[in-house]
RNA sequence: GCUGGUGUGGCUCAGUCGGUAGAGCAGUUCACUCGUAAUGAACAGGUCAAGAGUUCGAUUCUCUUCACCAGCU
Numbered sequence: 001g002c003u004g005g006u007g008u009g010g011c012u013c014a015g016u017c018g019g020u021a022g023a024g025c026a027g028u029u030c031a032c033u034c035g036u037a038a039u040g041a042a043c044a045g046g047u048c049a050a051g052a053g054u055u056c057g058a059u060u061c062u063c064u065u066c067a068c069c070a071g072c073u
Stems, first nucleotide, its partner, number of pairs: 001072007010025004019056001027043005049065005
């Protein structure tokens, strides 16, 4: 330099061949218990890496950039 992959709550990951996003763990509160753990319930938490384009509408499609990983040279 070229090619490919990944980027989504604090962490690990789903997701949809376009219709404004979910799980587990972690957190808070409550219940249960003599108490703790476990268990159950509820709640909070994400402008989906950044920018632009297409579209009525983009996490999803296109382009550029950034970070990381792998391969080739």
This is a predicted structure of a 73-nucleotide RNA (transfer RNA) from a Clostridiaceae bacterium.
It matches the Rfam family "tRNA". Rfam classes the family as a transfer RNA.
The coordinates come from a structure-prediction model, not an experiment, and the mean pLDDT is 82.